The RNA shown here (small-subunit ribosomal RNA) has 1480 nucleotides and comes from a metagenome. Its Rfam family is "Bacterial small subunit ribosomal RNA". Gene Ontology terms of the family: ribosome and structural constituent of ribosome. The coordinates come from a structure-prediction model, not an experiment, and the mean pLDDT is 84. RNAcentral holds the sequence, with entries from SILVA.
[in-house]
RNA sequence: AGAGUUUGAUCCUGGCUCAGAACGAACGCUGGCGGCGUGCUUAACACAUGCAAGUCGAACGGGAUCCUAGGCUUCGGUUUAGGUGAGAGUGGCGCACGGGUGAGUAACGCGUGGGAACCUGCCCAGGGGUACGGAAUAACGUCGGGAAACUGGCGCUAAUACCGUAUGAGCCCGCAUUGGAGACAGUGUGGGGAAAGAUUUAUCGCCUUUGGAGGGGCCCGCGUCCGAUUAGCUUGUUGGUGGGGUAAUGGCUUACCAAGGCUUCUAUCGGUAGCUGGUCUGAGAGGAUGAUCAGCCACACUGGGACUGAGACACGGCCCAGACUCCUACGGGAGGCAGCAGUGGGGAAUAUUGGACAAUGGGGGCAACCCUGAUCCAGCAACGCCGCGUGGGUGAAGAAGGCCUUCGGGUUGUAAAGCCCUUUCGACGGGGACGAUGAUGACGGUACCCGUAGAAGAAGCCCCGGCUAACUUCGUGCCAGCAGCUCGGUAAUACGAAGGGGGCUAGCGUUGUUCGGAAUUACUGGGCGUAAAGGGCGCGUAGGCGGACCAUUAAGUUAGGGGUGAAAUCCCGGGGCUCAACCUCGGAAUUGCCUUUGAUACUGUUGGUCUUGAGGACGGGAGAGGGUCGUGGAAUUCCCAGUGUAGAGGUGAAAUUCGUAGAUAUUGGGAAGAACACCGGUGGCGAAGGCGGCGACCUGGACCGUAUCUGACGCUGAGGCGCGAAAGCGUGGGGAGCAAACAGGAUUAGAUACCCUGGUAGUCCACGCCGUAAACGAUGUCGGCUAGACGCUGGGCAGCAAGCUGUUCGGUGUCGCAGCUAACGCAUUAAGCCGACCGCCUGGGGAGUACGGCCGCAAGGUUAAAACUCAAAGGAAUUGACGGGGGCCCGCACAAGCGGUGGAGCAUGUGGUUUAAUUCGAUGCAACGCGAAGAACCUUACCAGCUCUUGACAUGGGGAUUUUGGGUAUUGGAGACAGUAUCCUUCAGUUCGGCUGGGUCCCACACAGGUGCUGCAUGGCUGUCGUCAGCUCGUGUCGUGAGAUGUUGGGUUAAGUCCCGCAACGAGCGCAACCCUCGCCCUUAGUUGCCAUCGGUUCGGCCGGGCACUCUAGGGGAACUGCCGGUGACAAGCCGGAGGAAGGCGGGGAUGACGUCAAGUCCUCAUGGCCCUUAUGGGCUGGGCUACACACGUGCUACAAUGGCGGUGACAAUGGGCAGCGAUCCGGCAACGGUGAGCUAAUCUCCAAAAACCGUCUCAGUUCGGAUUGUCCUCUGCAACUCGAGGGCAUGAAGUUGGAAUCGCUAGUAAUCGUGGAUCAGCAUGCCACGGUGAAUACGUUCCCGGGCCUUGUACACACCGCCCGUCUCACCAUGGGAGUUGGCUUGACCCGAAGCCGGUGUGCUAACCCUGAUCUUCGGAUUGGGGAGGCAACCGACCACGGUGAGGUUAGCGACUGGGGUGAAGUCGUAACAAGGUA
Repeated sequence: AGAGUUUGAUCCUGGCUCAGAACGAACGCUGGCGGCGUGCUUAACACAUGCAAGUCGAACGGGAUCCUAGGCUUCGGUUUAGGUGAGAGUGGCGCACGGGUGAGUAACGCGUGGGAACCUGCCCAGGGGUACGGAAUAACGUCGGGAAACUGGCGCUAAUACCGUAUGAGCCCGCAUUGGAGACAGUGUGGGGAAAGAUUUAUCGCCUUUGGAGGGGCCCGCGUCCGAUUAGCUUGUUGGUGGGGUAAUGGCUUACCAAGGCUUCUAUCGGUAGCUGGUCUGAGAGGAUGAUCAGCCACACUGGGACUGAGACACGGCCCAGACUCCUACGGGAGGCAGCAGUGGGGAAUAUUGGACAAUGGGGGCAACCCUGAUCCAGCAACGCCGCGUGGGUGAAGAAGGCCUUCGGGUUGUAAAGCCCUUUCGACGGGGACGAUGAUGACGGUACCCGUAGAAGAAGCCCCGGCUAACUUCGUGCCAGCAGCUCGGUAAUACGAAGGGGGCUAGCGUUGUUCGGAAUUACUGGGCGUAAAGGGCGCGUAGGCGGACCAUUAAGUUAGGGGUGAAAUCCCGGGGCUCAACCUCGGAAUUGCCUUUGAUACUGUUGGUCUUGAGGACGGGAGAGGGUCGUGGAAUUCCCAGUGUAGAGGUGAAAUUCGUAGAUAUUGGGAAGAACACCGGUGGCGAAGGCGGCGACCUGGACCGUAUCUGACGCUGAGGCGCGAAAGCGUGGGGAGCAAACAGGAUUAGAUACCCUGGUAGUCCACGCCGUAAACGAUGUCGGCUAGACGCUGGGCAGCAAGCUGUUCGGUGUCGCAGCUAACGCAUUAAGCCGACCGCCUGGGGAGUACGGCCGCAAGGUUAAAACUCAAAGGAAUUGACGGGGGCCCGCACAAGCGGUGGAGCAUGUGGUUUAAUUCGAUGCAACGCGAAGAACCUUACCAGCUCUUGACAUGGGGAUUUUGGGUAUUGGAGACAGUAUCCUUCAGUUCGGCUGGGUCCCACACAGGUGCUGCAUGGCUGUCGUCAGCUCGUGUCGUGAGAUGUUGGGUUAAGUCCCGCAACGAGCGCAACCCUCGCCCUUAGUUGCCAUCGGUUCGGCCGGGCACUCUAGGGGAACUGCCGGUGACAAGCCGGAGGAAGGCGGGGAUGACGUCAAGUCCUCAUGGCCCUUAUGGGCUGGGCUACACACGUGCUACAAUGGCGGUGACAAUGGGCAGCGAUCCGGCAACGGUGAGCUAAUCUCCAAAAACCGUCUCAGUUCGGAUUGUCCUCUGCAACUCGAGGGCAUGAAGUUGGAAUCGCUAGUAAUCGUGGAUCAGCAUGCCACGGUGAAUACGUUCCCGGGCCUUGUACACACCGCCCGUCUCACCAUGGGAGUUGGCUUGACCCGAAGCCGGUGUGCUAACCCUGAUCUUCGGAUUGGGGAGGCAACCGACCACGGUGAGGUUAGCGACUGGGGUGAAGUCGUAACAAGGUA
C1' cells in the first nucleotide's frame, strides 16, 4: 500500500466483499511448564446457609461463673471479705467510610474553568473556661399478657445520660455612633447564651472562641446522543414587595402586585444512555466504546416519608403502603446478597459455601487488644499477554513403508534407524529466603540453590481455484457437499479421502462485535449536463457574505507570562524481577479552559470621506410583454332558395354512414362559434409558464445616449408570499370545428387498439379552485478573469460616402484555441480559472409507496420511511450481431424462358407402426438411390437355439511331439463339433544330444478379444457458409482504454483486381497466376494405328512399301488490352474495331483464407477414460435387416402422333477382359445352351450404338401405358420358400399432363438418345464416366432468398430462434388497512387519603422551671395539694404515596377479512418496450 466482483472487451460512476488490528468473548479440534493479569456483558430475576461493623470497664449501675481466705453447717449447703470478670443494659464514638451495582438520569448529572450567600465530628495551631445545684430512667426486683415476635403495671438505682442557676470574651441578636462612595471596619450600650468528668497523678477528656487543613452544600460560562413524521412550551410559570423556611443564595414556600419567561443558535415532547480519565482503531482528523484500575453521580425488593446526627432522607436503621417469600396456636409476626462465598433460574457464556489479619488501610480504645469476605494470599479456567520446552550433532544402502509415475523413476528424505552428546522444563532427594525498622508470615517448606536418573514425560490446528503462501491421485456425478466471488451435470488443483506442500504454534480455526481499508457523509478530503443529485419561476424576511480612503477600538486574530488541566494510562530516558510480560522512578505530553501584559496586518465595532458597485433624472428608439373594449376577412358546419341527377363518402381494400323524401357537386342569401394562412426567420418579448389578424385605451420590464443627482443604498436567500402549460373540479354562459368516454363498421386467432363513420364531456368566456409536467439548456442566482472567426438582432459613434468599412454597448446563434471532462462534449451565453449564498445527492428494488402531519370540494398534491430482497443497477464509448433502418453491389436470387417434382404405377431411402429381431449411424438448408462401388448363406454388427473358455488372433513361461497339412469314404448331430477308416504329402541347421531355430498340441498365468459407452474428452478425415472476397500482422500514428488507422474515401474489377488520394508505410494467408484437360499450329516418333503417292491382290491397308495425312503421346509455339479509335482524370479500366483457331478470366477441372456450426464420424482407422471377462468375447444352424393401415424425400416408366409398332441397317466415344472377354458355327420363338478360334489386348473380344431415315396406326384408356397375376422355362449359386435376375405365352391395373406449393438450368448448356465402368457368383430405374442430336431466354434489380462493403439505431453479446413486460394460478416471506381485543407509558379532572412533616385546638396526660397553699419538723428540711410555663397524647386542617372513577394521548402484541410488495421450476394468456420493435 491494495485486491475481487456489473461488460464480448473498455473507461467511469457505484454498491457489495476480502486481506489488518482489537476483544471481559463464545463454539470446534488439540493441550507440557511457569510468571503477570482477567473472569454474569443475560434476569436491578428469586434467594437456603455462613460470614461481611463494631468497640470502649480509663463514662456508669449491676454482676453470672470460677478462684482464695474466714464464719456457720443437719456436710446437701449457706454466708462474709477479697480477686476474676461472661452475657445483657445506660452512656460515648463509629455505623453517612470501606464494599456492590448501573435500574433510573439528556440533568449543572458529568467534564472543564470560574463564583459567593455557607456548614464542617474526629485532626492541627492559638485565646479563654471547666462553679453551684436538681429531678429522673434502663438494667435489676416483682406481678402480669402473648404460640411467638415482643410487651404492660408497680418498685429501686448510677453516670462523661438529662435539667436549672451562676459567670462569660474578640460568640450571637438589636440599637447608637465614627471612618468610608460602598462593601465593611472600629467604639459604646441593651439583651441572649457554656461545661463532665475518669484514672495507674501523668495524661486523656469536656465547654466556648479565633484561624487552618481536609471534606461537603449552592450558583454560573462552555462542552455533552438520535428524532421536526415532536413547533410551539410555561400559571409558581417570569419578575417585584412583605411574611416564612434553610447551614446558606434563591418562587425554596406563601400572600399580594405586574404579565412576563423559554424557543428554528431547536424550546417542549418522544426514544436511547450513568458521565469522565481512559480503552480499541486510525498516518492524522476522526470513528466506536466507557469491563478490570481511578474520579464523580445515582441506586439498595417497589413507591412514599421523615427521625437521629457534624454528616443520611441512611445497602446489612426506623415508619407507612404494595408485591413476593417464610413462621403461626389464625389472634398475629418475620424478611430484603446490586457485600464475600454459594443455590436455583435465564443464557452461547463467566470461578471456591478456601486461608489470614503476617503486610497495607479502616473503626473503637490511653493501651494491651478486638473487629474488618476492605485487603493480602491460595483454589478453578489457554480467557488474555509474556517467557520456556517437547532435544542437539552426525548419519545415503538415498532402507522399509506410503503416494505418484511417461514404469525409466520421482517424492516423503538426513527425515527415520544407527552412532556420539546435552538435561532447560518436569520427576525424585537435600538445603531454604526477602516481604519484618523490636515482636508477629496466611502465602509456604513457596521462590531460589545443590544433587540424582534418563532422550527420557511433553504437538497440534487451519489452509493449498483467484484474491492468498501452498498440487497431485482416487471417490462422487447439479447428488452429497463447499461457498466472501463462485465450484459440483463422468477426466473437480474448489466437494470427501489420501500422499505431498504452505502457514501459525500450546495453540489453531470458526462465529459475533468495533475501527480500518471506505475520499462509501469528503473539516483535513467528494459531488449534482447525460452515472444518484439544480428547487418550475420570481419577490423577499431572518441569516451568511460584502467596494475605495482616513481615523478609532482591540471582540476575533497573534506573541510572551501566570493558574489549572488528579493519579494511573500512552510516549521518552533510567531502575527491579535471569529476559519479557509486569512493576517502579524521573521527564515529556495532556493539542483544553481561565487570567494578565503587549502587537494591530486582516476581519469586526464606531466616526468621517469618496464614486467605480447599485439606484435616480433627462433624451431616444425596438418588441406576438400583460389587461380591457371594439373590429376584419378566409375557411368549416348548419339553415333557406335555385340549378341538377345517382351516386356521394371513406380505405391498403372495404363497410358502417349520407342520398330518388333529391345527397355529393354548384350558385345566391343568412346564422353561429372558434382560430388567425401568407409575412414568419436557431427573428422578437417575458422571471418562468408562455405570447402571433387589425385598432384604441390602461400598464410592466429591458436597451442605448448624456455623465446631471444619491453615496454602498449591494449579492444571495432557510421559512414566507406571489406567479405557474395541459388535463381536471365548482357555478353560470357558450358550443362551429375538433374530440377522451361511448356506439357502429373493418382488420385480426382475438382487437375492449392502430384505420373508418358517428359522437358526449371537454376544448371557448366569466368568476373561483387545483399546483403538477421530459415545468429541459435534463446546466440555481450574482460578480470578476481567460485566443479568436463567422452570422442574425436593438441602439450609439467615426470614416468614406448612399451602402459599405471600422469601433462600442445589449441580446441571440454556429464553429473553434487554451483549459476542463469517464467519455460524449463544453468552450467570454463555460461544463475553464476564482469568490459569495441557496437547493440537492450518497447502490438497485421495495417507493416517491405506507403511516402521520399540512393543503384540496374531489381528483389528488406535498413532506416522507421501514421490514424484506438482489450483487449488481447505471453512464459514456468500442467491436460485433441484428433491424418489418438507409446507401452501393453481386449470385439461375427474382424476372424472361425450357424441362421437371407435387397427381398415377413401380423402384429406392426415411419416419411411423409392427416384431423374438426388424442391427447401428445420418435428421432444416448441409439426413432421407446417405455410410451401402451391390443383405438369399457369408456379409451381419440384430433375434432364437446349440456350443467354446488362454479363447478365431499377438507376446512371454513349462511340458510333450518332431512335423504337419490336405484329400476321400464314413458315424452321431441342424451345424459348429466330436470320432473312425484310408490315401497323399512330410521343415532347416546339427557337435547326432530334442541340442538350436521354426511348427503343432497340452498346462498354468500374465493377457487376448469387444461394430460395448462417451464425436460434449480427442487425432485424422469430411460437410457447410463459399471459390464468397475476405482474414490478419509488424512498425508508426491517434485514443486514459477497449480499440482505431492501414482495410475508409473517389473510380474500377469476377476479385482487398488495379489506379488515384490519404498518418500511414510495408508484409502474410486468401484472389489471380503457376498444374491437368479441351480448342489451333509446329516438331520428334511410326506399331498393333494410318494409306496421299508406287506395285501386288483372294479386293479385306490384305501384302510389299511409306510415315505425307488421321491418330497416338512427348516436347514446343500461340493471347499480352499487344495494335487502332472513342471514353475516363494524362490513371486503372471500360466500349468498339482489326488481325487471329481462340479476345479481354477462351471452355472445363484440380485448388477451399481466418474462422463458424461443442455440425458429422469412437461402426473406416487411431486414441484418453469408463464398462464386460464361462461373456457385452469366439463358433454354428435357422431367422431378421426384404415386415405394412399409413406419411415424406429421391428416382424410373408413362399418360402418347415431336408418338407406338414394323422395316431399313448410317455415324461415336470412354472404358473392361485369363477362375476373364469370348469370335465362328449349331440348337432353341427367346432367356440361353453346345462348340470353342483369337486375345495378358491401338493386334483378339465385349461391340449391336441409339435417337436419325422409310412405312403404318389416326386420338381411343387405344396397336398408348405397362403394374398386377397365372403358367412354363433359362442362368448364377452348397442353396433362389421367406428373398435373385432373365425369357416365352396369357392377363392388361392406375394413369388422358397433375391443387397449394416447389426444383434444375445461361451454350455445346437445358432437353433428349444410347454406350461403358466400379461393386459383383448372381442381382441397378442408383452411382461414376462417355459420346450423339441439340434449343429458348435474360427488359432489368422494385420484390423473395443468400452474400459483400459503408453508414445508422440498439435495453442484443448463448448475439432476433435475442431480450423482455403485465395480469392470472400455486408456494413461501415481510409489510399496510382492519370490527375489535390485551398490555405498557403518559396527560388533565374528580374521589379517597396511610405514615410523616407543618399549622391550629389541646377540657385529657405531664418529674425538673415559676407562683401559691397545707401538714410534719431535729428548723437543715421532709411529705403533700392547687395554678402557670413548657411538653405530649388525641382531634381538626393543609400537603402527599398507594388506590379508585370516568375522559384523552401515545406505544407494543394479537386479529376474521382485505390491499399491494418481494422471491420462487421449464405453468397460463397475450406482445407493451429495446431496430422506424412493426401505431417512433